Large-subunit ribosomal RNA, domain III from uncultured Dialister sp., 392 nucleotides, folded computationally. Taxonomically the source falls in Dialister (Bacteria, Bacillati, Bacillota, Veillonellales). Its mean pLDDT, the model's own confidence on a scale to 100, is 82.
Context: one part of a larger RNA
RNA sequence: GAGUAUCGAAAAGAAAGGUGAGAAUCCUUUCCACCGAAAGCCCGAGGGUUCCUGAGCAACGAUCGUCGACUCAGGGUAAGUCGGGACCUAAGCCGAGGCGGAGACGCGUAGGCGAUGGACAACAGGUUGAAAUUCCUGUACCGGAUAGAAUCGUCUGAGCAAUGGAGCGACGCAGGAGGGCACAUGAUCGCGCGGCUGGAAGAGCGCGUCCAAGUGCGUAUGUAGGUAAGGAGGCAAAUCCCCUUACCUGAAAGCAGAGACAUGAUGGGGAGUUAAAGGAAACUUUGACGAACUCAUGGAUCCCACACUGCCAAGAAAAACUUCUAGCGAGAGACUAUCCGCCCGUACCGUAAACCGACACAGGUAGGCGGGGAGAGAAUCCUAAGGUGCGC
Repeated sequence: GAGUAUCGAAAAGAAAGGUGAGAAUCCUUUCCACCGAAAGCCCGAGGGUUCCUGAGCAACGAUCGUCGACUCAGGGUAAGUCGGGACCUAAGCCGAGGCGGAGACGCGUAGGCGAUGGACAACAGGUUGAAAUUCCUGUACCGGAUAGAAUCGUCUGAGCAAUGGAGCGACGCAGGAGGGCACAUGAUCGCGCGGCUGGAAGAGCGCGUCCAAGUGCGUAUGUAGGUAAGGAGGCAAAUCCCCUUACCUGAAAGCAGAGACAUGAUGGGGAGUUAAAGGAAACUUUGACGAACUCAUGGAUCCCACACUGCCAAGAAAAACUUCUAGCGAGAGACUAUCCGCCCGUACCGUAAACCGACACAGGUAGGCGGGGAGAGAAUCCUAAGGUGCGC
């Protein structure tokens, strides 16, 4: 220079009470304002205790600070079923032998690793200051062990079953129609309310009107074959697949399949009522009790399901699974009861003050849900739940 510029989105604060040495800034209440396809909720990456409680305010916080994602201390993350591993493979990577190279090393067969994909058994409610599909309650499911056991079998061989064969898994994009569910709106029903100011006990107002997996029944819909004989193929074998022929059909059976209904549920939830404690009150906490819980309309981008139709650019693999034998083989076993179930993650932020940007930075950050009124709409405006008023 200069007590100058600046104090980081113009969404906005105000009052009262409390705490305290100290309050525009912390806490509580009332009112106001802002977001509401987000400035709400869930979750991945990333971060790594920032989560919760108590005690603090030197520094950090662009002011203040009794407050904080700051300091100190203590606490907090519970799984057979969620995600990953004990399963599978893709790109890519590693790579016994091998090939190349003077070497370092490069390439690569068998083999392996590797999810962003395939396979795979749990839901509802309650609970903490902080965890919950993990704890608790209730109801399930998967795999295994043991005991009992209807029944079947012991060479006329039940059952198991390949590192082998075959099927399946198995896949694009666009479009339209149908059947549903979520959800929403209205009615119905239940409980409650009615103070003040001109009026309104009404066709008034407020709140609520709910519930999963599993199990049973296999529906709307979709798919198209079935039986028998023969056969030199599928590196052995095959009753499997495939090929040929004959017959039956174009339907049924079979297979796939949302949802509804029943059960689950004599359960849970539930507006509210009530008791006790605290408080001046409003009210809060804990316990107990607990009504209605029905129908209509609308209705998806979600489910049936890449199912159907169309199109050309012609749209992973392997395991699981099914089946076939090779082979093993003396026990197997519906059902019932009891028991067992390993390792890692799980707090919290996550369109952000906790990640990437040197900062508590107007930037960037995959996926899911995303109500109501008006509207073609996820535009836009207002608003619910919920969250905020951007640290002078």